[in-house]
This is a predicted structure of a 486-nucleotide part of an RNA (small-subunit ribosomal RNA, 5' domain) from Viscum album.
The RNAcentral record of the full RNA draws on SILVA.
It matches the Rfam family "Bacterial small subunit ribosomal RNA". Its family is annotated with ribosome and structural constituent of ribosome in the Gene Ontology.
Context: one part of a larger RNA
RNA sequence: GGAUGAACGCUGGAGACAUACUUAACACAAUCAAGUCAGACGGUAAGUGGUGUUUCUAGUGGUGGAUGGGUGAGUAACGCGUAAGAACCUACCUUUGGGAGGGGAAUAAUAAUUGGAAACGGCUGCUAAUACCCUAUAGAAUAAGACUGAGGAUAAAAUGGAGGAAUUCCCCCGAGGAGGGGCUCACGUCUAAUUAGACAGUUGGUGUGGAAAUGGCUUACCAAGGCAACGAUCAGUACGUGGUCCGAGUGGAUGAUCAGCCACAUUGCGACUAAGACAUGGCCAAGACUCCUACGAGAUGUAGCAGUGGAGAAUUUUCUGCAAUUGGAAAAAUCCUGACGGAGCAAUGCCGUGUGGAGGAGGUUGAAGGCCCACGGGACGUGAACUUCUUUUCCCGGAGAAGAAGUAAUGACGGUAUCUGGGAAAAAAUCAUCGGCUAACUCUGUGCAAGAAGUCACUGUAAUAUAGAGCAUGCAAGCAUUAUCC
Repeated sequence: GGAUGAACGCUGGAGACAUACUUAACACAAUCAAGUCAGACGGUAAGUGGUGUUUCUAGUGGUGGAUGGGUGAGUAACGCGUAAGAACCUACCUUUGGGAGGGGAAUAAUAAUUGGAAACGGCUGCUAAUACCCUAUAGAAUAAGACUGAGGAUAAAAUGGAGGAAUUCCCCCGAGGAGGGGCUCACGUCUAAUUAGACAGUUGGUGUGGAAAUGGCUUACCAAGGCAACGAUCAGUACGUGGUCCGAGUGGAUGAUCAGCCACAUUGCGACUAAGACAUGGCCAAGACUCCUACGAGAUGUAGCAGUGGAGAAUUUUCUGCAAUUGGAAAAAUCCUGACGGAGCAAUGCCGUGUGGAGGAGGUUGAAGGCCCACGGGACGUGAACUUCUUUUCCCGGAGAAGAAGUAAUGACGGUAUCUGGGAAAAAAUCAUCGGCUAACUCUGUGCAAGAAGUCACUGUAAUAUAGAGCAUGCAAGCAUUAUCC
C1' cells in the first nucleotide's frame, strides 16, 4: 500500500447492486417448509329434485417423498482433483420388436361389539379394484472365451380408464439410447522422528456363502506374507475443488456468498420399503434431554424459513406472492412448492450522485465575531451578507410501465421505476491528523505531574510531541482505531 462475511468510537442526505451467527453440530414455545390423483376402487356426507349429474375425502391403490433447502461435526480417505478402466445397475424420458387369453380367494373402509386417561388398538360379519393369487402363451435370460447348429425344463400382464365411435392413455416381455449412479486404478493432496517399526482377515491361494457387479466382502482350510527412512504406524489439525486476496512474477495466504463433489441430520446401532436410502420434516430397539400421564403408558427432535433463550466484539422480519423461473402429482383444469421471485432491517461492502451555480470588497479598500500581533496590522475570507439563476434529492398534483411466454385472460413487487405540472436554497459534512518518518503552526493551560506513544522518542516554567483554542492538511457519507492475511 492492498484486502476483509469484520467489530468498536465519532458522524450520517438519497439511490442501484451485492452481503449478513466466522462463536455453542448449544437448547428450542406455537405456525408454515411434500404432496397429489375421484379419468384406478368400494363407500360416507352434503346439495339438487326427479334420474342424470355436482361437491368433499377418512380408507384401499398409484406415484412422489432418495429432489429441492440447511450445516461442515466427522473425515488425511480413492474423500476430493486430474487422467484412465471393466466385472455392473438404472423409475421417469426416448427409439424399436412383440403381447395383453382363462379363472380364483381375500382385505381395509364400513357395521356390531369391546380394551385404553390418551397415543392407539382387539374380536366377529360384509365388500371393491390398475391391490393379491393360480393358469395358458414366449426369437430374451437361466454361469463364465467367441461363433454355428440340435433338443428339454422354468418364468408376464389390467378384454383396465376416458369416449357414442374413430381413437387415445395406462399395463406386460425383450433389445438399444440418453441422463444418473455403484466399483477399480495411476498421479497429486497439511504438521510432527522429542512418533521407527507396524499389520492376524493381516497379504495371497482353493472351496463355500453373499452382492447389481469386481474383491478377505464373508467363512473353512492352506501358505507366510503385504507396508515402511521415497517416512509406514501413532499423534495433532482440517471437508476437498473451481475459486478468492496479495504479488511484476516465482509464489504466499485462504476456502463466506456462487457452482459442482463428499459427509451429516439429538447421540451411537440396525434393517424395512423401493429403480434408487440404510432415508433431515420414515420405521425398530437403546442412551441423554424435554413434555404429558388416570403412574399402567405415551410424545418430540429448526445443521429447512422466519423467530426465542444462551454464548459472543459481532450478524436481519415470527413479512408477501406462487405473477415469473423450477420441482412433484394429474388426461387436463388445477393443487402443492419458506425452492424461488420480492419487500423489510443494517453505511456491512462496492458503485455513481448530492449537500448548490453565477455575480459580489462598495464608504477612495475587506462588515460583525473569535484567533494572532512588533498594535502599524495579519489571516479565517468572496467565505458570509446582498443580487440573480437552478431543483439532483425533498414536498404537493397528474399520467404510468417492461418483466406475460401463449389469441384472450393472468403482476406479488406496485400505483414501484419512469415521465410530467407546481413550490421553496430551501432539510443534507463530518472524521482523523498537524516533532521526524508524513501533507499540514501558532497561542494559552500544565510543569518528569497530568498525560501522550506505530517507531525514534516527548513533558523537570517560554512543549510546533500533553490538554484546549484558532488556523492548516488529508480523506469524505464517511473517517479513524483494533484484529487478521499478502